Molecule: Bacterial RNase P class A
Organism: Chloroflexota bacterium
RNA sequence: CAGGUCGACCAGGUGAUCGCGGUCCAGCGCUUUGGCGAAGGAUCGAGGAAAGUCCGCACUCCGUAGAGCACGGUGCCGGAUAACAUCCGGAGGGAAGUAAUUUUCUGGAUCGGGCCACAGAAACAAGUAGCCGCUUUCACCCUUGGGUGAAAGCGGUGAUAGUGAAAAGGUGGUGUAAGAGACCACCGGCGCGGGUGGCAACAUCCGCGGCCAGGUAACCCCCACCGGGAGCAAGGCCAAGCAGGGACGUGGUGCUGCUCGUACCGCUGUAAGUUCCGGGUAGGCUGCAUAGAUAGAUGACCACCGCCGAAAACGCUGUUUUCGGAGACAGAAUGCGGCUUAUCGGUCGGCCUGGGGU
Numbered sequence: 001c002a003g004g005u006c007g008a009c010c011a012g013g014u015g016a017u018c019g020c021g022g023u024c025c026a027g028c029g030c031u032u033u034g035g036c037g038a039a040g041g042a043u044c045g046a047g048g049a050a051a052g053u054c055c056g057c058a059c060u061c062c063g064u065a066g067a068g069c070a071c072g073g074u075g076c077c078g079g080a081u082a083a084c085a086u087c088c089g090g091a092g093g094g095a096a097g098u099a100a101u102u103u104u105c106u107g108g109a110u111c112g113g114g115c116c117a118c119a120g121a122a123a124c125a126a127g128u129a130g131c132c133g134c135u136u137u138c139a140c141c142c143u144u145g146g147g148u149g150a151a152a153g154c155g156g157u158g159a160u161a162g163u164g165a166a167a168a169g170g171u172g173g174u175g176u177a178a179g180a181g182a183c184c185a186c187c188g189g190c191g192c193g194g195g196u197g198g199c200a201a202c203a204u205c206c207g208c209g210g211c212c213a214g215g216u217a218a219c220c221c222c223c224a225c226c227g228g229g230a231g232c233a234a235g236g237c238c239a240a241g242c243a244g245g246g247a248c249g250u251g252g253u254g255c256u257g258c259u260c261g262u263a264c265c266g267c268u269g270u271a272a273g274u275u276c277c278g279g280g281u282a283g284g285c286u287g288c289a290u291a292g293a294u295a296g297a298u299g300a301c302c303a304c305c306g307c308c309g310a311a312a313a314c315g316c317u318g319u320u321u322u323c324g325g326a327g328a329c330a331g332a333a334u335g336c337g338g339c340u341u342a343u344c345g346g347u348c349g350g351c352c353u354g355g356g357g358u
Stems, first nucleotide, its partner, number of pairs: 001354010012305004017300002020045006028037003047329001051340002054338005059231004071227005076090005091106006107222002112220002114216003128161002130157013169187006188212002190209008235286004241281001245277003253271003257267002307325008
């Protein structure tokens, strides 16, 4: 210098003009006295993700008690945290890269059950072909008692072939009728016991056991731990009009009954009116924040500075001038901690690889 990798940070600044929203101040106008409206002044006014709403909490109400089951979640180890499916560090296996580094997986398959496409006889303790043994029948041969061959039946065999992602450790030997961890040597794995290092996951070493029967737990299941439900449209307070409810009284009103009919009087009930009370609705306030709220304000433009690129000049590790360019993703709605996703342009630092110079 070039390329790469990891981490942290910024997300333009100042001023002028015109706008938008909140709060406060002092008035003005209207008003149903609750407020509303237009101007003035002061002051405040988005983000690193405010987003997706995927986790975890706070807060609130419900159950004025407690426990269990069901159901759901988490799952190598240690730490951080209010908590977490988050973060930090570590362990083991795999993948990419020369490397720095990145990425992915993670309790149990020795309780048991289920499943394993296609192919294949068979997907878990398997006989399709093949190999081997025995029996029977047939044919042939000869030394008449056997041999050879074929077919059928019964049995042994995981060596060989074939199928498959996967077929029951691998190689070599012994062994056998043929074979086989059946046995032996070495290698690999697993389990048990012990030593050393580490808080631990785990690593490493020694010994013993032929223990060697696949995969899947994001299928049920088992083990350990965690979780009550609903959510700011939570919830709390105030509270019209109209219609119900309740209470107290009124009688010069209507209707009903006491009464066979009619009239009157009296009483009972009801309607109506008036007064009072209570619940809920509309609506308002609060919850609610040094932005804040209601479907939602936080913007536009100009100048200068800053940033990037190119060119030129000069007193050339730079300075000046001129021209051109860019500004993304996005938009709080109860608050907070995370995760995920989107994002123009840049700054700084660690590390790796390659090249060059001293």